RNA sequence: UCACGACAAAGGCAAACCCGGUGAAAACCGGUGACGCAAAGCUACAGGGGCUAACGGCGCGAGUGAGCGCGCCUAUGCCAGCCAGCCGCCGAA
Numbered sequence: 001u002c003a004c005g006a007c008a009a010a011g012g013c014a015a016a017c018c019c020g021g022u023g024a025a026a027a028c029c030g031g032u033g034a035c036g037c038a039a040a041g042c043u044a045c046a047g048g049g050g051c052u053a054a055c056g057g058c059g060c061g062a063g064u065g066a067g068c069g070c071g072c073c074u075a076u077g078c079c080a081g082c083c084a085g086c087c088g089c090c091g092a093a
Stems, first nucleotide, its partner, number of pairs: 004091002012037002018031005035081001041086003047083002049079003056073006
């Protein structure tokens, strides 16, 4: 230095539920709280994968019509605690 990951040391992060807020939603922010995490650090324009479907498109329904409802497609929206890329603390076996 690389690999590796201890009943080591110093620390760190913070799931779900609940409360408040933003958002169409997915989800996010803050508080609380710890399920857990050797990267639960960063990256969504290295890449893969996943979630939502507002706007838009198509179809259907009833209706004189406008509007309305339902279904399908779609990301420019979102997820890094799904895989992954990049950087990184410590130093036992």

Source information
The RNA shown here (c-di-GMP-I riboswitch aptamer) has 93 nucleotides and comes from Cohnella pontilimi. The sequence is in RNAcentral, with records from Rfam. The organism belongs to Cohnella, within Bacteria. The coordinates come from a structure-prediction model, not an experiment, and the mean pLDDT is 88.